[in-house]
Context: one part of a larger RNA
């Protein structure tokens, strides 16, 4: 100078407290451990692994296992050689890959032609290819985490023999090393903040595919056409918020409390943005890459199986246990986004999944209708008109193919479950809770996952004694800490 302390002081954070809803009990889904297995491929392991890599494991993927095959190779470049059997097509064998056999002869240049050369293909040989083999403790790059915490440093000067100190400490203040005052310091850099994007208000410009107030026409009406751009909305450019104004407190400084005006008030709300560094943190299986290792195999192709295996244990979710509910009928209101091997309307068939159909749509035009809510009726506290696991039968869809191992529908079946021990998690406002919608991946789907979007919409915060984490400076202890 640091580090550490179950030492002290100060400050902050859904850290506690105050509240709301969960997890832990049940069933199922999913990931992991373990066990099993020919194989159950590999990685991730406190927070910061466990709905994680995987934004899609029936084949493929696929890296694993069993079996059948290939050996300059599935792929690249070069050299030499052989043959013209390019491409393609047929037959045998076979599960396929592969192996064996038959047919077929390309393009360009020179030349009448034969032919020669080059390209392509092919044979053989050689250099080499190939490796999801090992090492993330050899690495690059990227990422997580402390933490969006307020810190981390430098130049010159000064002090100290020196390591170093000062600045960065002190008094206030802030979300903030934010700012003010003081001071042997004066300045500066990376961070903070601002600049960027979305959202909340208004103005101007622009009106199609958007809108429909006024006007005209058609129609019983719904509505359509014309006309129009007022309104909504889309897009662009501006304005607006700065403690600017007032009051009070304060060193009359920073600032703090209250108020006015205002759509918005003291960082308005949200996002992107992550300092010096820590964890030899994660990743050689995304790619790149040093070294090591394999080379008729640790490479490559194929069929089938496995990754889905089940006594059990854990994590994360979904669905429930019901009456603030369930069932039936009626009826209202969104936003984001996708669409061409695609989205698919009307109409018809089917109880339904779905089928026929094909209008319209490369889209503000078509697909395109949300659900909870609300209204009316039934159920009356029960393992039930709750709950839906499991199983049987009958179907639908995708796909070469649903046995291992897909999703969906109908009928029947109707398990556990009556609010969950110790313990533990999330959340401070359009948040929690709750309801649906869309998309990526994708033939289909295990999505109840992920990422967005909109609807309905709370309760509570006295406070900082305590638990956890972080920060600051001072102080104290430790040399069997550096």
């Nucleotide at each position: 100078u640091g580090a550490c302390g179950g030492g002290g002081a100060c400050c902050c954070g859904c850290a506690c407290a105050a509240g709301c809803g969960g997890u832990g009990g049940a069933g199922u889904a999913u990931g992991u451990g373990g066990c099993u297995u020919a194989a159950u491929u590999c990685g991730a392991u406190g927070c910061a692994a466990c709905g994680c890599g995987a934004a899609g494991a029936a084949c493929c993927u696929u890296a694993c296992c069993u079996g059948g095959g290939c050996u300059u190779g599935a792929c690249a470049u070069g050299c030499a050689c052989u043959g013209u059997g390019u491409c393609g097509u047929c037959g045998g064998u076979g599960a396929a890959a592969g192996c064996c056999g038959g047919c077929u002869a390309g393009c360009g240049u020179a030349g009448c032609a034969a032919u020669a050369c080059g390209c392509g293909c092919u044979u053989u040989g050689c250099a080499c290819a190939g490796g999801u083999g090992c090492u993330g403790c050899a690495u690059g790059g990227c990422u997580g985490u402390c933490g969006u915490c307020a810190g981390c440093u430098c130049g010159u000067g000064u002090c100290g023999u020196g390591a170093g100190a000062u600045g960065u400490u002190g008094g206030g203040u802030u979300a903030a090393g934010u700012c003010c005052c003081g001071c042997a310091a004066c300045g500066a850099g990376c961070g903070c903040a601002a600049c960027c994007c979305c959202u909340g208000u208004g103005a101007u410009u622009u009106g199609u595919u958007g809108c429909c107030a006024c006007c005209g026409g058609a129609g019983c009406a719904a509505u359509c056409c014309g006309a129009g751009c007022a309104c909504u909305c889309g897009a662009a450019u501006c304005a607006g918020a700065c403690u600017g104004c007032c009051c009070a407190g304060a060193u009359c400084a920073a600032c703090u409390g209250g108020g006015a005006g205002g759509a918005a008030g003291g960082u308005g709300g949200g996002g992107a943005u992550g300092a010096c560094g820590u964890c030899a943190a994660g990743u050689c299986a995304g790619u790149a890459u040093g070294g090591c290792c394999c080379u008729u195999a640790c490479g490559c192709c194929c069929a089938g199986g496995g990754c889905u295996g089940c006594a059990c244990a854990c994590g994360u979710a979904c669905u429930a246990c019901a009456a603030u509910g369930c069932c039936c009928a009626g009826c209202a209101c969104a936003a984001u986004g996708u669409g061409a091997a695609c989205c698919g309307a009307a109409a018809c068939c089917g109880c339904g999944a779905g089928g026929u159909g094909g209008a319209g749509g490369a889209a503000a035009u078509c697909c395109u209708c949300a659900a909870a809510a609300c209204u009316g009726g039934g159920c009356u506290c029960a393992g039930u008109u709750c709950a839906g696991a499991u199983u049987g039968c009958a179907g639908g869809c995708u796909g070469c193919a649903a046995c291992u191992c897909g999703c969906c529908u109908g009928c029947a079946u109707g398990a556990a479950g009556u609010u969950g021990g110790a313990a533990u998690c999330g959340c401070u406002a359009g948040u929690a809770a709750u309801g649906g919608u869309a998309c990526a991946u994708c033939a289909g789907c295990u999505a109840c996952g992920g990422u967005a979007c909109c609807g309905u919409g709370a309760a509570u915060a006295c406070g900082u004694u305590c638990c956890c984490g972080g920060g600051u400076u001072c102080u104290u202890g430790u040399a069997u800490c550096a």
A computed fold for a 482-nucleotide part of an RNA from Verrucomicrobiaceae bacterium CNC16, annotated as small-subunit ribosomal RNA, 3' major domain. Taxonomically the source falls in Verrucomicrobiaceae (Bacteria, Pseudomonadati, Verrucomicrobiota, Verrucomicrobiales). The coordinates come from a structure-prediction model, not an experiment, and the mean pLDDT is 80.